[in-house]
Context: one part of a larger RNA
RNA sequence: UGACGGGGGUCCGCACAAGCGGUGGAGCAUGUGGUUUAAUUCGAUGAUACGCGAGGAACCUUACCUGGGCUAGAAUGCGCGUGACCGGUCGUGAAAGCGGCCUUUCCUUCGGGACACAAAGCAAGGUGCUGCAUGGCUGUCGUCAGCUCGUGUCGUGAGAUGUCGGGUUAAGUCCCUUAACGAGCGAAACCCUUGUCACUAGUUGCCAGCGAGUCAUGUCGGGGACUCUAGUGAGACUGCCGGUGUUAAACCGGAGGAAGGUGGGGAUGACGUCAAGUCCUCAUGGCCUUUAUGUCCAGGGCUGCACACGUCCUACAAUGGCGCAUACAAAGGGAAGCGAACCUGCGAGGGCAAGCAAAUCCCAAAAAGUGCGCCUCAGUUCGGAUUGCAGGCUGCAACUCGCCUGCAUGAAGCCGGAAUCGCUAGUAAUCGCGGGUCAGCAUACCGCGGUGAAUGUGUUCCUGAGCCUUGUACA
Numbered sequence: 001u002g003a004c005g006g007g008g009g010u011c012c013g014c015a016c017a018a019g020c021g022g023u024g025g026a027g028c029a030u031g032u033g034g035u036u037u038a039a040u041u042c043g044a045u046g047a048u049a050c051g052c053g054a055g056g057a058a059c060c061u062u063a064c065c066u067g068g069g070c071u072a073g074a075a076u077g078c079g080c081g082u083g084a085c086c087g088g089u090c091g092u093g094a095a096a097g098c099g100g101c102c103u104u105u106c107c108u109u110c111g112g113g114a115c116a117c118a119a120a121g122c123a124a125g126g127u128g129c130u131g132c133a134u135g136g137c138u139g140u141c142g143u144c145a146g147c148u149c150g151u152g153u154c155g156u157g158a159g160a161u162g163u164c165g166g167g168u169u170a171a172g173u174c175c176c177u178u179a180a181c182g183a184g185c186g187a188a189a190c191c192c193u194u195g196u197c198a199c200u201a202g203u204u205g206c207c208a209g210c211g212a213g214u215c216a217u218g219u220c221g222g223g224g225a226c227u228c229u230a231g232u233g234a235g236a237c238u239g240c241c242g243g244u245g246u247u248a249a250a251c252c253g254g255a256g257g258a259a260g261g262u263g264g265g266g267a268u269g270a271c272g273u274c275a276a277g278u279c280c281u282c283a284u285g286g287c288c289u290u291u292a293u294g295u296c297c298a299g300g301g302c303u304g305c306a307c308a309c310g311u312c313c314u315a316c317a318a319u320g321g322c323g324c325a326u327a328c329a330a331a332g333g334g335a336a337g338c339g340a341a342c343c344u345g346c347g348a349g350g351g352c353a354a355g356c357a358a359a360u361c362c363c364a365a366a367a368a369g370u371g372c373g374c375c376u377c378a379g380u381u382c383g384g385a386u387u388g389c390a391g392g393c394u395g396c397a398a399c400u401c402g403c404c405u406g407c408a409u410g411a412a413g414c415c416g417g418a419a420u421c422g423c424u425a426g427u428a429a430u431c432g433c434g435g436g437u438c439a440g441c442a443u444a445c446c447g448c449g450g451u452g453a454a455u456g457u458g459u460u461c462c463u464g465a466g467c468c469u470u471g472u473a474c475a
Base pairs, nucleotide, nucleotide: 001475002474003472004471005470007469008468009467010466012464013463015459016458019423020422021421022420023419026314027313029311030310031309032308033307034305035304042053043052064300065299066298067297068296069295070294077122078121081117082116083115087102088101089100090099091098092097105114106113107112125289126288128287129286130285134283135282136278137277138276139274141272146185147184148183149182150181151180152161153160154159165176166175167174191266192265193264194263196234197233198232199231200230201229202228206223207222210221211220212219237260240254241253242252243251244250316416320375321374322373323372324371325370326369332363333362334361337356338355342351343350344349382413387408388407389406390405391404392403393402429451430450431449432448433447434446435445
């Protein structure tokens, strides 16, 4: 100087408390461990692994296994040649490939080019090992308020001071004091979005007033008022008033205001820590491999199942279930696409097909809600697992191993032990909608809106941080 303390002081955080809803019990989905296996490819493992890499394993993917092939090879360039290859057909379980037979390419500015083959070389290949050789990227402490430097001063020196003290703040934020005076990286601000208003603009959006038309609909003429769209501005700064305070910084209350003290949300992550993670995104040193640890193909596996754990979904019902009727979103996507209306089917779907590169058309029905009716506390009209049969869709192909529909079947489950998690406001809870991935496959992920609480205004304790101080046989 640090680190540590079941030392002290001070301060903060859904850390506790006060509340609301969960997990742990059930069924299922998914990941992991274990076990099994020819293989169940590999990585991630307290917090900081476990719906994680994977934003979508039937083949492909695919790295694994079994079997069958190739050896300048699946890519590119150079150089020396050739005209074969493709195609058709037969064989090899299948395929790739190889072999037999048949056939002898295309373009041309006639120089050549395309394509293919053979041989040889410079060379290629490796998701093989080492993340403890590395770059890059990332997690975490933590959006915590810290981490440092120049000059000066003090100390023999390591170092100290500044960065301490008194206030204050979300903040090393600011003020005062001061052997320090300044500065940098962070904090804040600048950026995006949302909340109010004005101006500009008025189509594909809108419809107040005027006219026309319809069973009805901005449908038509028209209009720019309003909504909205999207560009430019305004607006919030403790600016104003009162009080407290050291005449300070600031705090408390109030006015005006759409908004008040960082208005809400996002992006943004200092010096560093964990030899943290990744050599399987990519790049790369070294090592290993080169008729194989490379590469091609078929089939299988990654989906196996006594079990254990994590994260979800659905429930156990009456604030509910079912039937009929009916209302209100936002944000997105669409051309090898979205696909209306109509017809057809109980339905998944099918047929025909308008419109739309989309503020125009389509996906598209929002759901919880509201009205009426049935059920009357039951393992039930709760719950939907499991299984049987019959179908639909995608796709060469749904057996291993997809999703959906109809009929039948109707399991566990009556609110969950010890323990444990999230959340302070448009939040929790609850309800649907969309998107990416994607031929098909979503309870996951990423977004969007609808309805919309309770509690706390405290810091004794648990836990994790910051600062000051103290002890130390630790570095």
Source information
Small-subunit ribosomal RNA, 3' major domain from an uncultured Bacteroidota bacterium, 475 nucleotides, folded computationally. The full RNA is in RNAcentral, with records from ENA and SILVA. The prediction has a mean pLDDT of 81.